A computed fold for an 87-nucleotide RNA from a Gammaproteobacteria bacterium, annotated as Glycine riboswitch aptamer. NCBI's taxonomy places the organism under Bacteria, Pseudomonadati, Pseudomonadota, Gammaproteobacteria. The sequence was found by an Rfam model in a public genome assembly. Its mean pLDDT, the model's own confidence on a scale to 100, is 84.
[in-house]
RNA sequence: AAAGUAUCCGCUGGAGAGAACCCGAAAAGGGUCGCCGAAGGCGCAACUUGCCCGGAAACGCUCAGGCAAACGGACAGUGGAUACAUA
Numbered sequence: 001a002a003a004g005u006a007u008c009c010g011c012u013g014g015a016g017a018g019a020a021c022c023c024g025a026a027a028a029g030g031g032u033c034g035c036c037g038a039a040g041g042c043g044c045a046a047c048u049u050g051c052c053c054g055g056a057a058a059c060g061c062u063c064a065g066g067c068a069a070a071c072g073g074a075c076a077g078u079g080g081a082u083a084c085a086u087a
Stems, first nucleotide, its partner, number of pairs: 004084010018033001020032004034067003040063001041061003047055002
């Protein structure tokens, strides 16, 4: 120096499930059921370790969130910044 890893930012793609019923001018808000899982959260676990502690999923739960569009959206691609690196 390049590549890499982590975090953040920009751009692109991005699923699922009632435009449910009642009140309401309202797609706001509230109530009643029925559903979804890919914000977040929680739980188990392959694995990690000599052992323990701990960490850990796209699996499970559905508290939260969501169920026309919009917004959001795990994750993927891509560009950049910072750090690891006085390496």